[in-house]
Annotation
A computed fold for a 357-nucleotide RNA from Collinsella phocaeensis, annotated as Bacterial RNase P class A. The coordinates come from a structure-prediction model, not an experiment, and the mean pLDDT is 76. The source organism's lineage runs through Bacteria, Coriobacteriia, Coriobacteriales, Coriobacteriaceae and Collinsella.
RNA sequence: GCGGGCCAGACGAUCGCGCGACCCAUUGCGCACGCGAUGGGCGUGAGGAAAGUCCGGGCUCCACAGGGCAGGAAGCUGGCUAACGGCCAGGCGGGGCGACCCGACGGAUAGCGCCGCAGAAAAGAAGACUCCCGCUGCCCGCCUUCGGCGGGUGAGAGAAAAGCUGAAACGGUGGUGUAAGAGACCACCAGCGUCGUGGCGACACGGCGGCUUGGCAAGCCCCUUCCGGAGCAAGCGCGAAUAGGAGCGCCAUGGGCCGGCCCGGCCCGCGCUCGGGUAGCGUGCGGGGAGCUGCGCGGCAACGCGCAGACAAGAUAAAUGAUCGUCCGCGACAGAACCCGGCUUAUCGGCCCGCUU
Numbered sequence: 001g002c003g004g005g006c007c008a009g010a011c012g013a014u015c016g017c018g019c020g021a022c023c024c025a026u027u028g029c030g031c032a033c034g035c036g037a038u039g040g041g042c043g044u045g046a047g048g049a050a051a052g053u054c055c056g057g058g059c060u061c062c063a064c065a066g067g068g069c070a071g072g073a074a075g076c077u078g079g080c081u082a083a084c085g086g087c088c089a090g091g092c093g094g095g096g097c098g099a100c101c102c103g104a105c106g107g108a109u110a111g112c113g114c115c116g117c118a119g120a121a122a123a124g125a126a127g128a129c130u131c132c133c134g135c136u137g138c139c140c141g142c143c144u145u146c147g148g149c150g151g152g153u154g155a156g157a158g159a160a161a162a163g164c165u166g167a168a169a170c171g172g173u174g175g176u177g178u179a180a181g182a183g184a185c186c187a188c189c190a191g192c193g194u195c196g197u198g199g200c201g202a203c204a205c206g207g208c209g210g211c212u213u214g215g216c217a218a219g220c221c222c223c224u225u226c227c228g229g230a231g232c233a234a235g236c237g238c239g240a241a242u243a244g245g246a247g248c249g250c251c252a253u254g255g256g257c258c259g260g261c262c263c264g265g266c267c268c269g270c271g272c273u274c275g276g277g278u279a280g281c282g283u284g285c286g287g288g289g290a291g292c293u294g295c296g297c298g299g300c301a302a303c304g305c306g307c308a309g310a311c312a313a314g315a316u317a318a319a320u321g322a323u324c325g326u327c328c329g330c331g332a333c334a335g336a337a338c339c340c341g342g343c344u345u346a347u348c349g350g351c352c353c354g355c356u357u
Base pairs, nucleotide, nucleotide: 001355002354003353004352005351006350007349009327010326011325012324013323014322015321017045018044019043020042022041023040024039025038026037027036028035029034047333051344052343054342055341056340057339058338059231060230061229062228071227072226073225074224075223076090077089078088079087080086091105092103093102094101095100106222107221111220112219113216114215115214129163130162132158136154137153138152139151140150141149142148143147171189172188173187174186175185176184190212192209193208194207195206196205197204198203235283236282237281238280245274246273247272248271249270250269254268255267256266257265258264292309293308294307295306296305297304298303328331
């Protein structure tokens, strides 16, 4: 330096707080079993992340024939798991001398879209600024002339090797070839397609082919797989006071309203009963749990199976603290709130194991 595991100040005393499988005392209810309250004793009382609430599940209620659309998530392969975006093993790619680490890692031959600036040209079998090379016209020079050679220049044809721009310029390197060139041809390499062999597979290795048809899916999209919603303030039970509701009874035969009057109807008072809801209380909730520890077996491993053992945090305005003494290296991040499996983030310091240079 790399990987993995562990600890999270220790001990004692005093005071205080939450809880109760337990014991004692007092007391309330109850025939009793027992239940409750108060006090005391005894026991017990945060984490590796309890955190973020980012994934996945259990549990609860609601919804739901089946299929599809839309929407969301995941995305190399195989396995593990209740499930996962997690874990294990492997492949491929990248980094490191190495131990080892990192990876939005399906499809660009389904289609659409985009590729700024620069550059001649940015995707179409495209295109040509400089350069290269012949042919032809003109000009100049040389060779005494026909003609030839050399140079310059304009236009056109050829070509894309070299230069220039760029992240990227239509395979790369070398050779043959040519007027100059070019997969035009050849060898090797890369890529594509196809075949064979090995592998469950991702893929690897080898043969052959025509010469090559860019990149981006972290742009839309396509393909495959998965996904009903809400959440413990879920949900269930008990249940006041006040107000309001329903039924029955009673009183005055009264008051008010239906324009006045008559009949009739409704409302107003008191009592009893009933039902709904709220506050509040209980439950869910702590208990044994896809959990932990040890051993054995299977598996490279994640993990599975078997046996044995241990196990009271459970609050609800919210307890888990304070002081003192001794010791050391002077103590970080941080506090349960239905439960569990992960991930991520925070973390003074220390210990152990293996490996590398």